[in-house]
Transfer RNA from a Minisyncoccia bacterium, 72 nucleotides, folded computationally. The RNAcentral record of the sequence draws on ENA. Its Rfam family is "tRNA". The coordinates come from a structure-prediction model, not an experiment, and the mean pLDDT is 82.
RNA sequence: GCCGGGGUAGCUCAAUGGUAGAGCGAUCGCUUUGUAAGCGAUGGGUUGGAGGUUCAAUUCCUCUCCCCGGCU
Numbered sequence: 001g002c003c004g005g006g007g008u009a010g011c012u013c014a015a016u017g018g019u020a021g022a023g024c025g026a027u028c029g030c031u032u033u034g035u036a037a038g039c040g041a042u043g044g045g046u047u048g049g050a051g052g053u054u055c056a057a058u059u060c061c062u063c064u065c066c067c068c069g070g071c072u
Base pairs, nucleotide, nucleotide: 001071002070003069004068005067006066007065010024011023012022013021018055026042027041028040029039030038048064049063050062051061052060
């Protein structure tokens, strides 16, 4: 230098044009003498950044930053 994969909640990951979700974690409540476990609820997101297409973009296009792998 070229090619491919990835970047989404605190962590691990879904969602492939039409309300951004799950598990774990956090907080609160119930339960317990107490803790853990269990059950219920709440909060948590500029979807790496910028621009474009579209009525509508995590999703499609362009540029760019970062991580991993391959080729030279």